[in-house]
RNA sequence: UCUCCUUUAGUAUAGGGGUAGUACACAAGCCUGUCACGCUUGCAGCCCGGGUUCGAAUCCCGGAGGGAGAG
Numbered sequence: 001u002c003u004c005c006u007u008u009a010g011u012a013u014a015g016g017g018g019u020a021g022u023a024c025a026c027a028a029g030c031c032u033g034u035c036a037c038g039c040u041u042g043c044a045g046c047c048c049g050g051g052u053u054c055g056a057a058u059c060c061c062g063g064a065g066g067g068a069g070a071g
Base pairs, nucleotide, nucleotide: 001070002069003068004067005066006065007064010024011023012022013021018054026042027041028040029039030038047063048062049061050060051059
């Protein structure tokens, strides 16, 4: 320098055009003599900019971070 892959909540991950889900974690409550376990409820997310579309996390282009390969 070129090519390819990847980026979703604090963490791990599903979702590939039509309300963004799950688990753990965190907070509150219930349970218990207390803690833990368990149960209920809640909080919190689509890397950035543009394009296509009635509608984009999803498709396209560019950028950024990470990874692999070639030279």
Predicted 3D model of a 71-nucleotide RNA (transfer RNA) from Schizosaccharomyces pombe.
The RNAcentral record of the sequence draws on ENA, GtRNAdb and Rfam.
The source organism's lineage runs through Eukaryota, Fungi, Dikarya, Taphrinomycotina and Schizosaccharomyces.
Its Rfam family is "tRNA". Rfam's curators write: Transfer RNA (tRNA) molecules are approximately 80 nucleotides in length.